[in-house]
RNA sequence: CUAGGCUAGACGGGGAGUUGGCGGUGCCCUGUAACCUGCAAACCGCCAUAGCAGGGUCGAACGCUUGCCGAGGGGUGGCUUGGUUGAAGAUGUGCAUAGACUUUUUAUGUUGAAAUCAAGGUCUUAUGCAAUCAGUCCCUUUGAACCAUGUCAGAUCUUGACGGAAGCAGCAUUAAAAAGACCGAUUGAUGUGCCAUGAGGAAACUUUGGUGGAGUGAAAACUCUGUGAGGCAGUCGGUCAGACCACAACAGAGCAUUUGCCUAG
Numbered sequence: 001c002u003a004g005g006c007u008a009g010a011c012g013g014g015g016a017g018u019u020g021g022c023g024g025u026g027c028c029c030u031g032u033a034a035c036c037u038g039c040a041a042a043c044c045g046c047c048a049u050a051g052c053a054g055g056g057u058c059g060a061a062c063g064c065u066u067g068c069c070g071a072g073g074g075g076u077g078g079c080u081u082g083g084u085u086g087a088a089g090a091u092g093u094g095c096a097u098a099g100a101c102u103u104u105u106u107a108u109g110u111u112g113a114a115a116u117c118a119a120g121g122u123c124u125u126a127u128g129c130a131a132u133c134a135g136u137c138c139c140u141u142u143g144a145a146c147c148a149u150g151u152c153a154g155a156u157c158u159u160g161a162c163g164g165a166a167g168c169a170g171c172a173u174u175a176a177a178a179a180g181a182c183c184g185a186u187u188g189a190u191g192u193g194c195c196a197u198g199a200g201g202a203a204a205c206u207u208u209g210g211u212g213g214a215g216u217g218a219a220a221a222c223u224c225u226g227u228g229a230g231g232c233a234g235u236c237g238g239u240c241a242g243a244c245c246a247c248a249a250c251a252g253a254g255c256a257u258u259u260g261c262c263u264a265g
Base pairs, nucleotide, nucleotide: 001265002264003263004262005261006260009058010057011056012030013029014028015027020047021046022045023044024043035055036054037053038052039051063259066256067255068254075247076246077245078244080242081241082240083239084238085237086236087235091233092232093231095228096227097226098225099224100223103221104220105219106217107216108215115211116210117209118208119207120206121205122204123200124199125198126197127196128195129193130192131190132189133188134187135186136185137184139180140179141178142177148173149172150171151170156165157164158163
């Protein structure tokens, strides 16, 4: 070096998540010349030699081991920008509100301001009147088989007779009651009143009339002060996304390295 037979080993790897941890199932990335069956997210198997059980194929090379390079996809941290959400009310700005000032504007005043006096009104109470509503009376109509009234035909009773008595129907009237009318009378009530009278009236407003003789008001804006709410900015947090920086691993690719035993020639 060639041929045959073995064995180690290989038949994918990685990331996030999960987990005390490891591996797997599910997700993502990479990638294949890249096996099969069973198990499994309220999960399955295992314990640093960290899937288990069974079967199959390749087999010391086109494979494996180790190192370097590099970076597809992710992770962590920092910083910063933006979105969203919450808190606080120091600050700025805007808003609301109260006050001060009288700078500006404005209103009013010699057709008389402030101030002051008197009498009314608004207010309270009592009475009266009116209004409205309800009841009663008055008024009209109807209204009783007998047990209401008057008159009582007929009929009845009574008397020797003249007469007398009770009395149904009818007619008239009326009681209870019903209906109506709405003029009047009366009683009661009131979320009633440009009403009248008496009494009371703190403050305020107002009307009228006096005294008085030049100011008065503060409606708006400015400025200042206080209070409030918390719109915007700013501050302090939560969360999401992006840019940048740093860190540690990492698939595939590339480069290098390692690679056993037996027999025969």
This is a predicted structure of a 265-nucleotide RNA (Bacterial large signal recognition particle RNA). The prediction has a mean pLDDT of 76. Rfam family: Bacterial large signal recognition particle RNA. By type it is a non-coding RNA gene.